Predicted 3D model of a 353-nucleotide part of an RNA (large-subunit ribosomal RNA, domain IV) from an Anaerolineae bacterium. It matches the Rfam family "Bacterial large subunit ribosomal RNA". Its mean pLDDT, the model's own confidence on a scale to 100, is 89.

[in-house]
Context: one part of a larger RNA
RNA sequence: CCCUCGUUAAGGAACUAGGCAAACUAACUCCGUAACUUCGGGAGAAGGAGUGCCCUCUGGGGUGAAGCAAGAACUUGCGGAGCCCUUGGGGGUCGCAGAGAAGUGGCCCUACCGACUGGUUAACAAAACCACAGGUCUCUGCUAAAGCGUAAGCUGAAGUAUAGGGGCUGACGCGUGCCCAGUGCCGGAAGGUUAAGGGGAUGGGUUAGCCGCAAGGCGAAGCUCAGAACUGAAGCCCCGGUGAACGGCGGCCGUAACUAUAACGGUCCUAAGGUAGCGAAAUUCCUUGUCGGGUAAGUUCCGACCUGCACGAAUCGCGUAACGAGUGGGGCACUGUCUCAACGAGGGACCCG
Numbered sequence: 001c002c003c004u005c006g007u008u009a010a011g012g013a014a015c016u017a018g019g020c021a022a023a024c025u026a027a028c029u030c031c032g033u034a035a036c037u038u039c040g041g042g043a044g045a046a047g048g049a050g051u052g053c054c055c056u057c058u059g060g061g062g063u064g065a066a067g068c069a070a071g072a073a074c075u076u077g078c079g080g081a082g083c084c085c086u087u088g089g090g091g092g093u094c095g096c097a098g099a100g101a102a103g104u105g106g107c108c109c110u111a112c113c114g115a116c117u118g119g120u121u122a123a124c125a126a127a128a129c130c131a132c133a134g135g136u137c138u139c140u141g142c143u144a145a146a147g148c149g150u151a152a153g154c155u156g157a158a159g160u161a162u163a164g165g166g167g168c169u170g171a172c173g174c175g176u177g178c179c180c181a182g183u184g185c186c187g188g189a190a191g192g193u194u195a196a197g198g199g200g201a202u203g204g205g206u207u208a209g210c211c212g213c214a215a216g217g218c219g220a221a222g223c224u225c226a227g228a229a230c231u232g233a234a235g236c237c238c239c240g241g242u243g244a245a246c247g248g249c250g251g252c253c254g255u256a257a258c259u260a261u262a263a264c265g266g267u268c269c270u271a272a273g274g275u276a277g278c279g280a281a282a283u284u285c286c287u288u289g290u291c292g293g294g295u296a297a298g299u300u301c302c303g304a305c306c307u308g309c310a311c312g313a314a315u316c317g318c319g320u321a322a323c324g325a326g327u328g329g330g331g332c333a334c335u336g337u338c339u340c341a342a343c344g345a346g347g348g349a350c351c352c353g
Stems, first nucleotide, its partner, number of pairs: 001348008010339002014337001019334001027051005036041001038171001052093006059086005067078004094098001106332007113324002118130002134169007146155003172319004177249003182246002184242005191237003197231002202226005209218003250268005277311001278308001289305005
């Protein structure tokens, strides 16, 4: 010097990113216990007092002797000693200390997130992530939808719409606005477009034959090649619906008898221009915004304001008791975290082997 422990004057978070670590607290009985609340809770809230041993009195419980009575017997009733367990009161007594050791909650206020119990990155993350009851949309009428498999077949389900699958949201309370132009989905079927197929107009090849002096030309049937009109579903176009479907939810200018502001007006654009609620927020760039609170002093925190760079309503909005090894801020208690270090114990380090 290192590791693991113990103790420490005065101070008591001045340490530090942060009270990390450590310390405080701790059992039982009694007293007492706030806001808030979903009336269950919050609560072991908080905050206090007592606790050993001896004597004595006393209440209760268990067992139940002697004795007494009845009786023919066995037994029954009364009776309450002793012993055991335990309650409360009084008195006394010892120590620094009586839950005498070990073990055994520190507490409070406030905000955010998630309702909760639960689950998760086996081996750096336990969380605000996942799940969750509850809500809602959608599919599915049973050989269900959906899924696995080439198939047979199986799951769904030996279930049947109060059931099963899928999506989103995530207790509860109060709510959940406007836009269907685009995309998706659902419905519609008049018209347009549209495949194979149907259909075969028409054209070509071949050649019996005919014409021609010849070169060559024409050319039936059959076979064969190509093939127009017309006909021909779904889909798409089209018409409508649909947002707890994917999603979206404006700009400029002017205006009130101080100023400022603009209930009001004008204009352009849009499918429609963000409603309630919330708001410098887990979202605010400018920003340590401004004001208030807390501190002697506060880029954090709490309460407001609203100029929301770039909140906003089931990719839910805003609240919310309870809960949380969650995150931020403050306080009490307590401490070697620190001022600032010291001493002690054991094990290393060092020496020998």

About this RNA
Lineage of the source: Bacteria > Bacillati > Chloroflexota > Anaerolineae.